[in-house]
RNA sequence: GAGGAUGCUCUGGAGAACUCUUAAAUGAGUGCCGAAGGUGCAAGGCAAGCCGGUAAGGCCUGCUGAAACUCUCAGGCAAAAGGACAGAGGCGAAAAG
Numbered sequence: 001g002a003g004g005a006u007g008c009u010c011u012g013g014a015g016a017a018c019u020c021u022u023a024a025a026u027g028a029g030u031g032c033c034g035a036a037g038g039u040g041c042a043a044g045g046c047a048a049g050c051c052g053g054u055a056a057g058g059c060c061u062g063c064u065g066a067a068a069c070u071c072u073c074a075g076g077c078a079a080a081a082g083g084a085c086a087g088a089g090g091c092g093a094a095a096a097g
Stems, first nucleotide, its partner, number of pairs: 007091001008089005017030004031077003037073001038071001040069001044064004049059003
């Protein structure tokens, strides 16, 4: 001098509920939601085997493999809190020069 990972602060930030019960969103039942976290996998990649002519190519098995998709384990379904993500601010690592 450049850069802006990660973390922090501020702002915005969706979805889904009824019944019974209780002093009380306390407990129970049933239903529901996806945007903390977590599960699963497509193309692709890698490896073994097989077919093929030791080719091209194909088949098959295993591993790997993203998401706002999927599951609903966790979490959630008044408010508050939380909240993926987005914006702003301060601090600020590495690489490059």

This is a predicted structure of a 97-nucleotide RNA (Glycine riboswitch aptamer). Of the family's consensus pairs, 88% are formed in the model. The sequence was found by an Rfam model in a public genome assembly. Model confidence (mean pLDDT): 76 of 100. It matches the Rfam family "Glycine riboswitch aptamer". Its family is annotated with glycine biosynthetic process in the Gene Ontology.